[in-house]
Context: one part of a larger RNA
C1' cells in the first nucleotide's frame, strides 16, 4: 500500500427471510467419471467442467482403430516432356486403385509457341487436428452492470506513498450537493443505440359493412381507406407542476395532469485489472518433432460399448386428473434443387395428386391448455407409459452394428421422493402449446425465439453466500 480476520461500523444483490414451483426416490433422454475396448478420437474439471465446442456421429462428418493401398504425394508455387478439356464404356478389386476400348478435338498465335486443364517425371518443398495456451496473437468465461481505476499540475512525507478518491447527506451508480490543500481530467456510471407501451402525420393490392349497393352469404364482388394492421417520419416524460421534509443544497415522501411516471418494461453495451483462467481441434503463430510416415487415398468398425458413480432434462406417480364427443381464440418465423392446398386412397405413419406461391396476395397451419357435455370413483386403476415380440412407413447407394415415426399386441419401475440442494419479486414463476437455426433423415424431451392462461410472497437485515465504502489487527505479499 494491499490482503485477510470465527474485529468493528454502513450499504447492496432472491444473499437469508416470506411464498411458489422443483431437484435428490422411479423410467427413459442427455452429458460426464469409471471400467471394457482392437478403437470406444480430441478438448472443458469448484464457482465460472458435465444437453459444454457439437445450430444435426449410420457412409460422409472423423480427428480414432483394424485391414488394404500412395509417395512431388489430397492442396499451393516454379522446372521438364507428352496430351486439349472432355464424355462413353469393359475387365478385376471391398474400395481406393490398377489394365483396355471407343467418341472428341475447341481459345490466342508475330505459326516458334501460349493459356487453362489433365497425365507422366526430377527436385526445391507440400503436409501433420503431432507436442507446448507456463513461448504467443486473437477470442471467450469470471469476479460483475459490481462502482469502481488513475492521471496532470499543486500540497504533505528522508521513503515507499499520502492527499484529491476521506468527510456530511444523497444515488441504482465515484450519482448529485456541501464541506474540505486541493484545483482540474480520463476510463468506468448515465445518456445517446434497439425494441415494448399512448397519441398524432404520411401511405393504402392486409384491414372494414364502421356507411351504401351486390350476394351461390366467404370482405367474396362495387366501393372506401374512417378503424385494425404495416412501416417511415414526429410528439410525449423532464422530479417540468403543487403540498410537506431537508442546510434558504442535493435529494426523499405525497398529490395533480398523463398511456406511461421519478433509470416507465425489456435489450445491447461490461472500466483498471484477477484467475500463468479457457482455447496451439476455429484461425493465426514462435519453438519442438514426424517426413515410403505422426503426411494422404479406401472399406469396414469406432465414437451409440455398460456392473457402477454423478451433473442436466423429460414423463410420470393422476379425479383442479384419464378419456371420449363437440366447440373459441395466437404470435414468432420459415419457404424455389422449397413449402406444397383441394380432391382419392390408407385405422395411421404416409401414399397418390400436382393447384397456388421467389410469398402481408399461397402454403406450412386443424394452435394447446379453455369451455360445454358424457364417462371412469380411488384401484397400481380407463393413471403410468419403460421394455419387449408382430406387422408398417419414410429418407438415404444403404438403417445389422446404429435412424425417425405409424399401427396391433405387451403393459415394468412409479402412490409425490433421505441427508441435502436450485429456480424465480410481475405478464414474473407455473402451466400450455407454435416456430426457427443445423439439417437428405434424425436421435430435439437440448438450444434459441415466439404468443394463450396466469398466481403466491417480502415482516425484516439477526444468520448463510457474494460484493463495496470507513476503521481496526496482523509475525502474509
Nucleotide at each position: 500500500u494491499g490482503a485477510c480476520g470465527g474485529g468493528g461500523g454502513c450499504c447492496c444483490g432472491c444473499a437469508c427471510a416470506a411464498g411458489c414451483g422443483g431437484u435428490g426416490g422411479a423410467g427413459c433422454a442427455u452429458g460426464u467419471g469409471g471400467u471394457u475396448u482392437a478403437a470406444u478420437u480430441c478438448g472443458a474439471u469448484g464457482c465460472a467442467a458435465c444437453g459444454c465446442g457439437a445450430a444435426g456421429a449410420a457412409c460422409c462428418u472423423u480427428a480414432c482403430c483394424u485391414g488394404c493401398c500412395c509417395u512431388u504425394g489430397a492442396c499451393a508455387u516454379c522446372c521438364c516432356g507428352g496430351g486439349a478439356a472432355c464424355c462413353c464404356u469393359c475387365c478385376a478389386g471391398a474400395g481406393a486403385u490398377g489394365g483396355g476400348g471407343g467418341g472428341g478435338u475447341g481459345c490466342c498465335u508475330u505459326c516458334g509457341g501460349g493459356a487453362a486443364c489433365c497425365c507422366g517425371g526430377a527436385g526445391a518443398c507440400a503436409g501433420g487436428u503431432g507436442c507446448u495456451g507456463c513461448a504467443u496473437g486473437g477470442c471467450u468465461g469470471u469476479c460483475g452492470u459490481c462502482a469502481g481505476c488513475u492521471c496532470g499540475u499543486g500540497u504533505c512525507g528522508u521513503g515507499a506513498g499520502a492527499u484529491g478518491u476521506u468527510g456530511g447527506g444523497u444515488u441504482a451508480a465515484g450519482u448529485c450537493c456541501c464541506g474540505c490543500a486541493a484545483c482540474g481530467a480520463g476510463c468506468g456510471c448515465a445518456a445517446c443505440c434497439c425494441u415494448u407501451g399512448u397519441c398524432c402525420c404520411u401511405a393504402g393490392u392486409u384491414g372494414c359493412c364502421a356507411g351504401c349497393a351486390u350476394u351461390c352469404c366467404g370482405g367474396a364482388u362495387g366501393g372506401g381507406c374512417a378503424c385494425u394492421c404495416u412501416a417511415g417520419g414526429g410528439a410525449g416524460a423532464c422530479u417540468g407542476c403543487c403540498g410537506g421534509u431537508g442546510a434558504u443544497a442535493a435529494a426523499c415522501c405525497g398529490g395533480a395532469g398523463g398511456a406511461a411516471g421519478g433509470u416507465g418494461g425489456g435489450g445491447a453495451u461490461g472500466a483498471c485489472g484477477u484467475c500463468a483462467a479457457g482455447u496451439c481441434a476455429u484461425c493465426a503463430u514462435g519453438g519442438c518433432c514426424c517426413u515410403u510416415a505422426c503426411g494422404g487415398g479406401c472399406a469396414g468398425g469406432g465414437c451409440u460399448a455398460c456392473a457402477c458413480a454423478c451433473g442436466u432434462g423429460c414423463u410420470a406417480c393422476a379425479a383442479u386428473g384419464g378419456u371420449c364427443g363437440g366447440u373459441a381464440c395466437a404470435g414468432u418465423g420459415c419457404g424455389c434443387u422449397g413449402c406444397g392446398a383441394a380432391g382419392u386412397c390408407g385405422c395411421g405413419a404416409g401414399a397418390c395428386g400436382g393447384a397456388g406461391c421467389c410469398a402481408a396476395u399461397c402454403g406450412c397451419c386443424c394452435a394447446a391448455a379453455g369451455c360445454c357435455g358424457a364417462u371412469c370413483g380411488u384401484a397400481g386403476u380407463c393413471c403410468g407409459g419403460a421394455u419387449c415380440g408382430g406387422a408398417g412407413u419414410c429418407u438415404g447407394c444403404a438403417a445389422c452394428u446404429c435412424g425417425a415415426c405409424u399401427c396391433c399386441g405387451u403393459g415394468a419401475a412409479g402412490u409425490c421422493g433421505g441427508a441435502a440442494u436450485c429456480g424465480c419479486u410481475a405478464g414474473u414463476a407455473a402451466u400450455c402449446g407454435c416456430g426457427g437455426a443445423u439439417c437428405a433423415g434424425c436421435a430435439c424431451u437440448g438450444c434459441c425465439g415466439c404468443g394463450g392462461u396466469g398466481a403466491a410472497u417480502a415482516c425484516g437485515u439477526u444468520c448463510c453466500c457474494g460484493g463495496g465504502c470507513c476503521u481496526u489487527g496482523u509475525a502474509c505479499a

Predicted 3D model of a 477-nucleotide part of an RNA (small-subunit ribosomal RNA, 3' major domain) from an uncultured bacterium. Its mean pLDDT, the model's own confidence on a scale to 100, is 85. The full RNA is in RNAcentral, with records from ENA, Greengenes and SILVA.